This is a predicted structure of a 531-nucleotide part of an RNA (large-subunit ribosomal RNA, domain I) from a Bacteroidota bacterium. The sequence was found in a public genome assembly. It matches the Rfam family "Bacterial large subunit ribosomal RNA". Rfam links the family to the GO terms ribosome and structural constituent of ribosome. The coordinates come from a structure-prediction model, not an experiment, and the mean pLDDT is 82.

[in-house]
Context: one part of a larger RNA
Parts: sequence; structure tokens; C1' cells
RNA sequence: GGCGCAUGGAGGAUGCCUUGGCUCUUGAAGGCGAUGAAGGACGUGAUAAGCUGCGAAAAGCUCUGGGGAGGUGCAAAUGACCUUUGAUCCGGAGAUCUCCGAAUAGGAAAACCACACUAACUGAAGGUUAGUGACCCAUAGUGGGGCAAACCCAGGGAACUGAAACAUCUAAGUACCUGGAGGAAAAGAAAACAAAAGUGAUUCCCUAAGUAGUGGCGAGCGAAAAGGGAACAGCCCAAACCGUCCCUGUUAAGGCAGUGGCGGGGUUGUAGGACUACAACAUGACCUGUAAUUUGAAGUUGAAGUUUUUGGAAAGAAACAUCAUAGAGGGUGAUAAUCCCGUAAACGAAAGAAUUGCAGCAAUAGUAGGAUCCUGAGUACCGCGAGGUCGGAGACGCCUUGUGGGAAUCUGCCGGCACCAUCCGGUAAGGCUAAAUACUCUCAAGAGACCGAUAGUGAACCAGUACUGUGAAGGAAAGGUGAAAAGAACCGCGAACAGCGGAGUGAAAUAGAACCUGAAACCAUGCGCUU
Repeated sequence: GGCGCAUGGAGGAUGCCUUGGCUCUUGAAGGCGAUGAAGGACGUGAUAAGCUGCGAAAAGCUCUGGGGAGGUGCAAAUGACCUUUGAUCCGGAGAUCUCCGAAUAGGAAAACCACACUAACUGAAGGUUAGUGACCCAUAGUGGGGCAAACCCAGGGAACUGAAACAUCUAAGUACCUGGAGGAAAAGAAAACAAAAGUGAUUCCCUAAGUAGUGGCGAGCGAAAAGGGAACAGCCCAAACCGUCCCUGUUAAGGCAGUGGCGGGGUUGUAGGACUACAACAUGACCUGUAAUUUGAAGUUGAAGUUUUUGGAAAGAAACAUCAUAGAGGGUGAUAAUCCCGUAAACGAAAGAAUUGCAGCAAUAGUAGGAUCCUGAGUACCGCGAGGUCGGAGACGCCUUGUGGGAAUCUGCCGGCACCAUCCGGUAAGGCUAAAUACUCUCAAGAGACCGAUAGUGAACCAGUACUGUGAAGGAAAGGUGAAAAGAACCGCGAACAGCGGAGUGAAAUAGAACCUGAAACCAUGCGCUU
């Protein structure tokens, strides 16, 4: 020096554990904000650096419901206090709520500077305290502004990529930007589909179907009707006509006509309505009030076991019992239905919510006639140019739109995929509309052939922290003594508040705080063999 064995050091794998995550289900809620939000700064404790709570009334104040013996947060200690005259704690309602922040009298390098007016105080000042003073609007309002995870609608709108290159095409109306809204949004009561038979608003799911189509007919893209389900709900204006008010015009001063406002009337395709003539008082939406029921994040009641034995400890083992609408789960010194918290079951106030009943108010309905009037105009439609649709200009309809032309008035008008005819369907150019559908920042209850500390959120731990970057932004590591601190009095070595040896605690200290287990690399010591 090598190999082997043993004992240690160092290291922190593995095993076990879980305070934290992940995914989902059901229900709730779906907003907060000028009555100043979200988010912060600074304060606030007897001692107080941080976190949490709170706001100069500052780990809190008041009222109220619950609860019943301790309490003054994490978090020890000392001190001082509170509490059966009911504290601490939990639910509800209120009060207070500095400064910044939409931030709003004005300014500013956020948490600062500082103006005017009014009132009070007043020592009369360049004072203090309280309040008011931003901007915007067809709408003048307890109006808007700002914040917030996704879902929704609208206005804009890529490229990488694919086509094995690339230009039409694709990716994709995606990402992204902007505006707006709601608990959902959007859509919606046929100028719809269909096809000789019929359906009867919209939305969503299955199917039709990777079909019909489209496509440098490449890559690709890709319906609809019908059928089956979920859910179902229908309505209101404009106009004709009547009345009224103001204004305008005109007048023989009685009126008449017209624009506009308001009220009545009226709302559709077997056309309807006005109008004229008859007839009649049915039904009962929404809203308001009231009552009941259910629900409603504090809480209440809640059965039944002992002994022996091993052990540090019994819930284990043994023996004999008990309850069960409760043998879910968790804890307790090892594995507990009967020790504790609970569990099954039963009960529980207010605010709020839902449903139902009753009462009030009250939208809403008929017949005949057929002369006249009304039924949404720069609209329909056409040309040119775009977009949407499965449809890329095509034989190209339909829908939307820029631009140029530009109707008809129910004997009207539009559509049924060029166009024409017959036939059929509908009634545009005004508006509203629940449910079925989408989502989850959040709350409650629960579940998992999900993870178990290099995993699972980036974050189990004071993490969006430390740290990096001018900045936008990037972004960690880090869990485990023990059943209980019983956390090692006292003694010794030592410079020692280092470290160690005794002593003591403990079941265990090779569980000693660098603390469960404690692998390997690596280091050392001893012994054996060998060179």
C1' cells in the first nucleotide's frame, strides 16, 4: 500500500408520519366601490422586533342571541388585572375607522406639501378644531369613474406552424388589445323550415355525419333539415281613429288647419285593426300587504365496561358483560362501538331566502258589415365592392354592410339556392322576454385504485418571502426530541456563554435540542491476511 472484518465520524437516502396541496361532487353566493373599494403606509400591547387583530374610541367599544369557568392572540415569563352582578369565547346588528390609493379644492417623487370659504374656540395669528369645494352627462340620478378568477357579447386582430418549399389556403376569427354587461350573457316568438305530407320562438345535448358539400379538388375545412331528449311562455309599441295641452298659421272671432307633448285606442297573415252597428262584464298576470311552512355559518340533548395479565404506558392478550336509528372519523403514553370529542336521531333565536295560501290593485276577451283609412322608407330591391354561411366568385341563392341608384301599400310585399311560371310558406324595414346552457376569485358539507416534503401549489415552515434585475420581470432553500420538557440541578476538565466527562430525568439520551429512522459516496481507528 491492497483486501477483508469490526467500531466510529461525516452525510441525509430510505421507511414511517402530516399541519399542506391536487382533482372532483352537491349546495350556496356570484360582486365590492364617492356612505371612499381592492390593495397598502404608519400607528396600536405593562414589558413588544415579527406575524395576527384593530384604528388616535386602535389585540379593541356598545347592544343583542348563545355559552358556563376560567381569561388577558401566535408565545414563554414576570407584573398588574378581568370574571357566576356571567368574563374570555362563538353568531347577529351597530359605533369608531389616521394617511395613501378611482382619490376627488390645488399640487406632488403614493402614504407628503398645502389654498379658499363657512362655523366654533380664541391668546386675534402665517392659530386650532369640524365641515364644504375635482371632472363627466340626449338621460341629472343614494348617476358615472376604480377593483375583481373564469364564463358572456361587441369593436379590432396576428404570426410561428401545416401544406413536407410557397403565394390562394391553413393556423384562426385562435392568441392578444379595447369597450360593455350579468349572475349568467347572448339568442328568441317566423317576411322560419319544409315539400304535395307537414312542423310551429330561442337555447343546449345525442344523432344525422366526417355525410351533403367545399378545397392550389392539395393540406385541409365541414354543415343543415328530419329524428330522439333537456327545458318550455309568451308579450309590448309605432300607425289609423278619439281626446287634451302648448305653440304656429288663418279667420266673417263661432272656429278651422298643422308640428310637437301627453292620455285613450290598437298590435296581425284562416290577415288584423281603425270605422259603423250590436252584445257583454268573464278570466284574473305583475306588484303590494299578510299568514303558514321549509331553509337559515352561534348552539343544545345524545346509549353502552370492568377486572386480571405483559409493558414505561393498554386501547394489546385473557375473562365475563353492555349499547346500537350511534361498529363514520379523530384523539387519548401501542391497535378503544361502550375513556374524550363526536356519530345516528331529535331540537334551536334574529336578519335573510324560497314556496304556498289569503286579501287588495288590476294588464288581458266577443259578433256582423265591408265603402274609406292604417299596418315601421333613403327601407325593400337593383348595380359595383367587401364580409358571414359547409359554400375560396362559382350556375350562387340567403344574411350583413360601404358606395351609386331607388319602389309598392293588401288586387300589396318577401321567400322556397341563378332565372321564369305554377304552387306552397310567411308578413321585413320598432322593442321586451324566465327555464334548459357556460364559468368558479369565494363560502359550507363531503369524496378520492390523487401526492406524501427533490412529491403535491412556486409556497406543509412568517413565500410571491430571502435573493437577482434600472425595469418589465424572475424567484428559491427550509417539516419530524419525547407520551410528557420531565429540555439535563450539582460536580469536574477547559480561556470559555465552545466542547466534553460524571451525576440526574426518561422506556430509550448512539431520543440532548446540529435532536425519529439514519443507506451510499467520503474519512479515521483497531484487528486479520497479503506485498